A computed fold for a 73-nucleotide RNA from uncultured Ruminococcus sp., annotated as transfer RNA.
RNA sequence: UGGGGUGUCGCCAAGCGGUAAGGCAACGGACUCUGACUCCGUCACUUCCGGGGUUCGAAUCCCUGCACCCCAA
Numbered sequence: 001u002g003g004g005g006u007g008u009c010g011c012c013a014a015g016c017g018g019u020a021a022g023g024c025a026a027c028g029g030a031c032u033c034u035g036a037c038u039c040c041g042u043c044a045c046u047u048c049c050g051g052g053g054u055u056c057g058a059a060u061c062c063c064u065g066c067a068c069c070c071c072a073a
Base pairs, nucleotide, nucleotide: 001072002071003070004069005068006067007066010024011023012022018056026042027041028040029039030038049065050064051063052062053061
């Protein structure tokens, strides 16, 4: 320098145009003499790496930038 991929909660991760699942962790509660286990609840809501565009509607499509990974030279 060229090509490809990835970027979603503290961590892992689903989603593929109709408005963000699940697990772990965390926090509150029940249980217990205490703790662990188990159970219940809460936890992205000026939200999906930033900016712009298309659309009635965008994490999802398009353009551009950034970061990381892979391949070629």
Record summary
It was read from a public genome assembly. Its Rfam family is "tRNA". About the family: Transfer RNA (tRNA) molecules are approximately 80 nucleotides in length.